The RNA shown here (c-di-GMP-I riboswitch aptamer) has 88 nucleotides and comes from a Hydrogenophilales bacterium. Its Rfam family is "c-di-GMP-I riboswitch aptamer". Its family is annotated with cyclic-di-GMP binding in the Gene Ontology. Rfam describes the family as follows. GEMM was predicted in a large-scale screen for bacterial structured RNA regulatory elements. NCBI's taxonomy places the organism under Bacteria, Pseudomonadati, Pseudomonadota, Hydrogenophilia, Hydrogenophilales. The model forms 100% of the base pairs in the Rfam consensus.
RNA sequence: CGAGAUCAAGGGCAAAUCCGCCGAAAGGCGGAGACGCAAAGCCACGGACCUAAAGCGUUGGUAACGCUACGGUAGCCGGGCCGCAUCU
Numbered sequence: 001c002g003a004g005a006u007c008a009a010g011g012g013c014a015a016a017u018c019c020g021c022c023g024a025a026a027g028g029c030g031g032a033g034a035c036g037c038a039a040a041g042c043c044a045c046g047g048a049c050c051u052a053a054a055g056c057g058u059u060g061g062u063a064a065c066g067c068u069a070c071g072g073u074a075g076c077c078g079g080g081c082c083g084c085a086u087c088u
Stems, first nucleotide, its partner, number of pairs: 003088004012037002017032006035075001041081003045078003048073003055067004
């Protein structure tokens, strides 16, 4: 330096839920909190899933329904990049 494994130690992240804020929503940010995670570090490239403001359509209708991502989820999977410790 590269690959593999995850026993030990030092640690790291932070689900649900609650509070506040942003957002049409999904969801995000901050605080509290830990379900779990050896990449639960970063990236929407592919797939998958979530939402539907705007747009389009149906309808007698301001309502309801349907379609749809330019929105979102990296803790859904794949992929890309970076990375601590010990051992082999």